Context: one part of a larger RNA
RNA sequence: CGUUUGAGACUUGAGGGGUUCAUUCUCUAGUACGAGAGGACCGAGAAUGACGAACCUCUGGUGUUCCGGUUAUCACGUCCGUGGUAGCGCCGGGUAGCUAAGUUCGGAAAAGAUAAGCGCUGAAAGCAUCUAAGCGCCAAGCUGUUCCCAAGAUAAGGUCUCAAUUUGACUUCGGUCAAUGCAGGGUCCGGGUAGACCACCCGGUUGAUAGGGCACAAGUGUAAGCAUGGUAACAUGUUCAGCGUAGUGCUACUAAUGACCCUGAAAG
Repeated sequence: CGUUUGAGACUUGAGGGGUUCAUUCUCUAGUACGAGAGGACCGAGAAUGACGAACCUCUGGUGUUCCGGUUAUCACGUCCGUGGUAGCGCCGGGUAGCUAAGUUCGGAAAAGAUAAGCGCUGAAAGCAUCUAAGCGCCAAGCUGUUCCCAAGAUAAGGUCUCAAUUUGACUUCGGUCAAUGCAGGGUCCGGGUAGACCACCCGGUUGAUAGGGCACAAGUGUAAGCAUGGUAACAUGUUCAGCGUAGUGCUACUAAUGACCCUGAAAG
């Protein structure tokens, strides 16, 4: 821009794409078969591997925004307690998120038309013949089933709902121009389940959208100060303490302001 008024939801599916795997064990059955050795078809069930998708409850990884230990040195006048730097200084753990080695799920089953092949009936050709007329069976392949995208599918689809038919000027009376700005959308702002940007999604005071605050939780592992004991290093008590990022709940304290822009006068 189009889809021939504008808009918000929900859809149909022309068409396109994905998937399509393999193995083991048990039962049937030590049956059929076979002198024996050996050992099934068909059918039923249970698992496994590789591959793929989604997810983070569990097991782990990461987690330089959380907690702790510790070395050297500098600073806060000193002690204490802290902070800076040294690859996060090094080390031990670890929430959210991300993730696999973790968890869950998938390949199924049916149907149609067939290939090679196997047949029925059956003539040409008194026989024979699956074929010439006619009728069956049959493949991981084809169509379809199943999952995803999908109306720019210009043949531009469908359903439901919302809104409008105003005013003025000119007119050759056919219309033309301008204004208004409904429903709705956008700009803008707070953000994230989204994300390179854009887009998408949520929220914008009739508000819990982000930050802050309060409470809780995960985590770390018993803070500081004081007291007691010890010459001291240190230990014990107060104390499962203190701290606590991304998590959960509550709370308008701060910030989501005021506003602006686009868009209709078609057909009947």

Model confidence (mean pLDDT): 84 of 100. The part of an RNA shown here (large-subunit ribosomal RNA, domain VI) has 268 nucleotides and comes from an Opitutaceae bacterium. Taxonomically the source falls in Opitutaceae (Bacteria, Verrucomicrobiota, Opitutia, Opitutales).